The RNA shown here (transfer RNA) has 71 nucleotides and comes from a Pseudomonadota bacterium. RNAcentral holds the sequence, with entries from ENA. The prediction has a mean pLDDT of 85. It matches the Rfam family "tRNA". Taxonomically the source falls in Pseudomonadota (Bacteria, Pseudomonadati).

[in-house]
RNA sequence: GCGGGUAUAGUUGAAUGGCCCAACACCACCUUCCCAAGGUGGGGAUAGGGGUUCGAUUCCCCUUACCCGCU
Numbered sequence: 001g002c003g004g005g006u007a008u009a010g011u012u013g014a015a016u017g018g019c020c021c022a023a024c025a026c027c028a029c030c031u032u033c034c035c036a037a038g039g040u041g042g043g044g045a046u047a048g049g050g051g052u053u054c055g056a057u058u059c060c061c062c063u064u065a066c067c068c069g070c071u
Base pairs, nucleotide, nucleotide: 001070002069003068004067005066006065007064010024011023012022013021018054026042027041028040029039030038047063048062049061050060051059
């Protein structure tokens, strides 16, 4: 330099165009003499920028970061 892949919550994963789903973690409450465990509820996310579409995490382009291969 060229090609391919990945980027979703603090972390790890789902989601094949129609209001992004969970687990752990965090906060509040319940339970307990206390802790742990357990139960109920709550807050929190689509790497960045553009395009297509009535509508984009999803399709297209560029950039960034990381991984793999080639030279």